[in-house]
RNA sequence: CGCCUAAUUCGCCCGCAACGGCGAAACGGGGGAACCACCGUGGGGGCUAAUCCACUUUGGACGGGGAAUUCCUUGGCCCCGAGCCCGUCAGCUAACCUCGUCGGCGUCCUUGGGA
Numbered sequence: 001c002g003c004c005u006a007a008u009u010c011g012c013c014c015g016c017a018a019c020g021g022c023g024a025a026a027c028g029g030g031g032g033a034a035c036c037a038c039c040g041u042g043g044g045g046g047c048u049a050a051u052c053c054a055c056u057u058u059g060g061a062c063g064g065g066g067a068a069u070u071c072c073u074u075g076g077c078c079c080c081g082a083g084c085c086c087g088u089c090a091g092c093u094a095a096c097c098u099c100g101u102c103g104g105c106g107u108c109c110u111u112g113g114g115a
Stems, first nucleotide, its partner, number of pairs: 001106004008025006026101006036091001043089001044086004051061004062081005069115004075109002
């Protein structure tokens, strides 16, 4: 300097300093009516790309990332699919309520387009 991601920006405070504390904006997530949906069994649900299936040394499906100013894109190739939470509760959802802003990395070849 740039990339993945919601995970950035600004102000104030303490301080040698900040990656600390507080607040705001912005961005993202959850809860939560009516209408609608559902109406049996199996408990179920949420964050995230990180799930599903099988005959399970593995294979398949599906999903995510890699085009480096930005966005889209053809054909290949490579990599990833972890972890955590709620606690018997949760469909959708106006008002309203509430939480988060961590981490990781240096990005392949090829076709065309826009600013």

RNAcentral holds the sequence, with entries from MGnify. This is a predicted structure of a 115-nucleotide RNA (c-di-AMP riboswitch aptamer (ydaO/yuaA leader)) from a soil metagenome. It matches the Rfam family "c-di-AMP riboswitch aptamer (ydaO/yuaA leader)". About the family: This family represents a conserved RNA structure found upstream of the ydaO and yuaA genes in Bacillus subtilis and related genes in other bacteria.